The RNA shown here (Bacterial RNase P class A) has 385 nucleotides and comes from an uncultured Rhodobacteraceae bacterium. Its mean pLDDT, the model's own confidence on a scale to 100, is 76. It matches the Rfam family "Bacterial RNase P class A". Gene Ontology terms of the family: dimeric ribonuclease P complex, tRNA processing and ribonuclease P activity. The family's RNA type in Rfam is ribozyme.
[in-house]
RNA sequence: GCGGAUGGCUGGAUGAUCGCUUUGGGGUUUGCUUGCAAAUCUUGGGGAGGAAAGUCCGGACUCCACAAAGCACGGUGCCGGGUAACGCCCGGCGGGGGUAACCCCAGGGAUAGCGCCACAGAGAACAGACAGGCCGGGUAUGCCCGGUUAAUGGUGAAACGGUGGGGUCAGGCCCACCGCAGGACUGGCAACAGGACUGGCACGGCAAGCCCCACCGGGAGCAAUGCCAAAUAGGGACCUCGCGCCGCUUGCGGCUGGGGGGCUUGACCCCAAGACGGUCCGGGUUGGCAGCUAAAGGCUGGCUGGUAACAGCUGGUUUAGAUGAAUGAUCAUCCACCCAUGGAAACAUGGGGGACAGAAUCCGGCUUACAGGCCAUCCGCGCAA
Numbered sequence: 001g002c003g004g005a006u007g008g009c010u011g012g013a014u015g016a017u018c019g020c021u022u023u024g025g026g027g028u029u030u031g032c033u034u035g036c037a038a039a040u041c042u043u044g045g046g047g048a049g050g051a052a053a054g055u056c057c058g059g060a061c062u063c064c065a066c067a068a069a070g071c072a073c074g075g076u077g078c079c080g081g082g083u084a085a086c087g088c089c090c091g092g093c094g095g096g097g098g099u100a101a102c103c104c105c106a107g108g109g110a111u112a113g114c115g116c117c118a119c120a121g122a123g124a125a126c127a128g129a130c131a132g133g134c135c136g137g138g139u140a141u142g143c144c145c146g147g148u149u150a151a152u153g154g155u156g157a158a159a160c161g162g163u164g165g166g167g168u169c170a171g172g173c174c175c176a177c178c179g180c181a182g183g184a185c186u187g188g189c190a191a192c193a194g195g196a197c198u199g200g201c202a203c204g205g206c207a208a209g210c211c212c213c214a215c216c217g218g219g220a221g222c223a224a225u226g227c228c229a230a231a232u233a234g235g236g237a238c239c240u241c242g243c244g245c246c247g248c249u250u251g252c253g254g255c256u257g258g259g260g261g262g263c264u265u266g267a268c269c270c271c272a273a274g275a276c277g278g279u280c281c282g283g284g285u286u287g288g289c290a291g292c293u294a295a296a297g298g299c300u301g302g303c304u305g306g307u308a309a310c311a312g313c314u315g316g317u318u319u320a321g322a323u324g325a326a327u328g329a330u331c332a333u334c335c336a337c338c339c340a341u342g343g344a345a346a347c348a349u350g351g352g353g354g355a356c357a358g359a360a361u362c363c364g365g366c367u368u369a370c371a372g373g374c375c376a377u378c379c380g381c382g383c384a385a
Base pairs, nucleotide, nucleotide: 001381002380003379004378005377006376007375008374009373010372012334013333014332015331016330017329018328020047021046022045023044024043025042026041027040028039029038030037031036032035049356053367054366056365057364058363059362060361061221062220063219064218066266068265069264070263071262073217074216075215076214077213078092079091080090081089082088093107094105095104096103097102108212109211113210114209115206116205117204130153131152132149133148134147135146136145137144138143161178162177163176164175165174166173180199181198182197185194186193187192225290226289227288228287235281236280237279238278239277244255245254246253247252248251256272257271258270259269260268298317299316300315301314302313303312304311305310335354337352338351339350340349341348342347
């Protein structure tokens, strides 16, 4: 200098004028009636992201109906750690890609069982003689029959170990190394790794096919839910079960029956005649307040522990809360960047021009989109000293 990899930051600035919204202080007016509400004026503070997106996970919170045991169903899947938790993050192991830095993995089980491997090919899992080799027989010397052979060739994504040597008609038939399987030993918390030993030379792949195993999971969701005000029709029809027993204080309790989540059991709740349940028709309320924003909070400094994720301790700062949905518009100057001209360069002039995109209960993640700019570390190649 060029190319590549990983991590992080930013993603316009300033001023003026007008405007929106929220909050603290002060004033005025109106209403109600004695301290509230509404409107308005003035002054101080705040006002959309790194992804607010996707709605994919996990929670906080609320309700149902305790979330108890099990089934069904669903999710995750190497080991260890982190976290409120997770399918997330960190570190490691194994496999794959890459020269490397690095990146990727839907990473338990194929000896519990079932299923699939098209076409081609002789044969696709305890298979197979198509061509070929060898042995024997027949023979018209063209060939036929039987046996043996998976070393050679062909088909295929994949053919039931590989290389070399010995021996044989040929052949793991035998041997060495590799590969595979096995128990023991060593290192490591573990996943795993490893020198030496033994064995038969052998029964593929797919579980992001069903399945088996281990672990996790109740369901809905802020349009949850709660309160106030107001209004209507404590509406109507049909169906099923049932229209019981006991005690006493005469409306309570117990038993029994029926009902309540996808199912069962337990617990709990509702109903017992006027259904708690199921189906259908119809009416009212579309108002206000809370939930609503200080949280496992955010941003930021330091110390300690840890390889790290992160944890503990200790300072500072003070953060939108809208509700058909505010956070804006205009002008001017400057700037990142691009193009043209001039210039050795700095720079000057002119033209262009700033991405993805908008909170809606909140938080921790993942995934996706992104013009331009900046920083740090690492790898490879080339050159110079």